[in-house]
Molecule: c-di-GMP-I-GGC riboswitch aptamer
Organism: Oryzomonas japonica
RNA sequence: CCCGAUAAGGCCAAACCUUUCGCGAGAGAGGGACGGAAAGCCACGGAUCUCCCGAAGGACGGGAAGAUGGCCGAGCUGCCGAAG
Numbered sequence: 001c002c003c004g005a006u007a008a009g010g011c012c013a014a015a016c017c018u019u020u021c022g023c024g025a026g027a028g029a030g031g032g033a034c035g036g037a038a039a040g041c042c043a044c045g046g047a048u049c050u051c052c053c054g055a056a057g058g059a060c061g062g063g064a065a066g067a068u069g070g071c072c073g074a075g076c077u078g079c080c081g082a083a084g
Stems, first nucleotide, its partner, number of pairs: 002084001003081002011036002016031006034070001040076002044073003047068004051063004
């Protein structure tokens, strides 16, 4: 360094409920734990979703408009140390 224990000490917190914010996808806070070794950070690439515009409508196209980092990559950083 790869790797990741029925290790140790800790960490985060899905669904759901309450509340606030947002047109919305969703987000913040409190409760709560399904899980997580990057479930820490970052919208750069892809994906999905929302909103707006175009289109009679749909398909589709456009947005220097957004959401999801607990969808997958890239990038940056990082705790512990058994076996191999």